[in-house]
RNA sequence: GCCUUCGUAGCUUAAUGGAUAAAGCUGGGGUGUUCUAAGCCCUAGAUGGGGGUUCGAUUCCCUCCGAAGGCA
Numbered sequence: 001g002c003c004u005u006c007g008u009a010g011c012u013u014a015a016u017g018g019a020u021a022a023a024g025c026u027g028g029g030g031u032g033u034u035c036u037a038a039g040c041c042c043u044a045g046a047u048g049g050g051g052g053u054u055c056g057a058u059u060c061c062c063u064c065c066g067a068a069g070g071c072a
Base pairs, nucleotide, nucleotide: 001071002070003069004068005067006066007065010025011024012023013022018055027043028042029041030040031039048064049063050062051061052060
């Protein structure tokens, strides 16, 4: 330099054109306990940046950024 795959919450994953982006773990609060823990209840938090297509984009297209792999 070229090619391929990927980028969603603090972490691990769903959702692949359609109504309010779903869950587990973690975090915060409560309950519980003599105390701690387990369990239970409530709660906070995300689509890498920009542009395009579309009535509608996490999803499709372009570009940039980043990560992994391959070729040279």

Notes
The RNA shown here (transfer RNA) has 72 nucleotides and comes from a marine sediment metagenome. Its Rfam family is "tRNA". The family's RNA type in Rfam is transfer RNA. The coordinates come from a structure-prediction model, not an experiment, and the mean pLDDT is 81.